The RNA shown here (transfer RNA) has 73 nucleotides and comes from a Candidatus Liptonbacteria bacterium. Rfam family: tRNA. By type it is a transfer RNA.
Formats: sequence, C1' cells, structure tokens
RNA sequence: GCCAGAGUAGCUCAGUUGGUAGAGUACUCGAUUUGUAAUCGAGUGGUCGAGGGUUCAAGCCCCUCCUCUGGCU
Repeated sequence: GCCAGAGUAGCUCAGUUGGUAGAGUACUCGAUUUGUAAUCGAGUGGUCGAGGGUUCAAGCCCCUCCUCUGGCU
C1' cells in the first nucleotide's frame, strides 16, 4: 500500500428484507437472613466510532474519515 471483518449501556453481545434501541452481567434501592453470600422484585444507565447523503422515517442503505483485528504484498 491492497483486501476482509469488527466498532451499539461500565463489561460481553443481540437487533432476521429500514418503522418506539434490547438481553445477560455490573451498579442502586427494596424483600428474605442474627449478619453476609445466594435468591427474588424494582430501578438507573445509550448523541448506536465521527461527519455528510438518501428517505416521511436510518443501528440497518450510500460516501468520506478514525480506531482495532486478521490476511496479502
């Protein structure tokens, strides 16, 4: 330099042809216990890597850029 993949909650990841952003875990509060852990219930948490475009509507489609991983030279 070229090609491919990845980037979504603190962390690990879903999101099936464009139509209200989710799960597990963590955290906070409560229940239970003499107390802790475990268990159960509730809650908080996201400018979907950045910018632009298409569209009534974009995590999803198009363009450019950034970061990471792998391959080729």
The source organism's lineage runs through Bacteria, Bacteria candidate phyla and Candidatus Liptoniibacteriota.